[in-house]
RNA sequence: UCCCGAUAACGGCAAAACCGGCGAAAGCCGGCGACGCAAAGCUACAGGGGCUAAAGACUUAGGGCGAUCCGGCCCGAAGAACAAGCCAGCCAGCUGCCGAA
Repeated sequence: UCCCGAUAACGGCAAAACCGGCGAAAGCCGGCGACGCAAAGCUACAGGGGCUAAAGACUUAGGGCGAUCCGGCCCGAAGAACAAGCCAGCCAGCUGCCGAA
């Protein structure tokens, strides 16, 4: 130095729930709280994977208007898809404290 990770040492982070706030949502911030974590440190269009889908476009149930050569316009619950929105405590990349076997 590298691999590795101990009832070692100094310490560190902080799940869920609850309270307040932001967001359409996923989720995030703060408080409280500790399930756990040897990277639970950092990195998310420019690795993979997952989550959400407000707006917009598409389709359709249904409704409205028009039409003495007849098929057009409007509204539209719901549905599936879509992110450069979100997750790194999913894998991954980068960096790092200590030093037993």
The RNA shown here (c-di-GMP-I riboswitch aptamer) has 101 nucleotides and comes from Paenibacillus flagellatus. Rfam family: c-di-GMP-I riboswitch aptamer. Gene Ontology term of the family: cyclic-di-GMP binding. The sequence was found by an Rfam model in a public genome assembly. Of the family's consensus pairs, 94% are formed in the model. The organism belongs to Paenibacillus, within Bacteria.